[in-house]
RNA sequence: ACCGCUGAGGAACGUUGCGUCGAACCCUGUUUCGUCAGGCUCAGCCAAAUCAACGACGUUCGCCCGUG
Numbered sequence: 001a002c003c004g005c006u007g008a009g010g011a012a013c014g015u016u017g018c019g020u021c022g023a024a025c026c027c028u029g030u031u032u033c034g035u036c037a038g039g040c041u042c043a044g045c046c047a048a049a050u051c052a053a054c055g056a057c058g059u060u061c062g063c064c065c066g067u068g
């Protein structure tokens, strides 16, 4: 550095469908169908205190702060 694993980033519902994945077709075009909005970010020996930024669109709830 890369790949994988684990944890965290509040919880759900609806819609769409890019990538990945699966299947079929074989016109060799990557086509069609299906699934699909944690695929992103951060951390990873122990203790204490404080503390992220994000994730299409819409809705509901929760938490924190402020105002009435």
Base pairs, nucleotide, nucleotide: 005044006043007042008041009040010061011060012059013058014057015056018039021034022033023032024031038054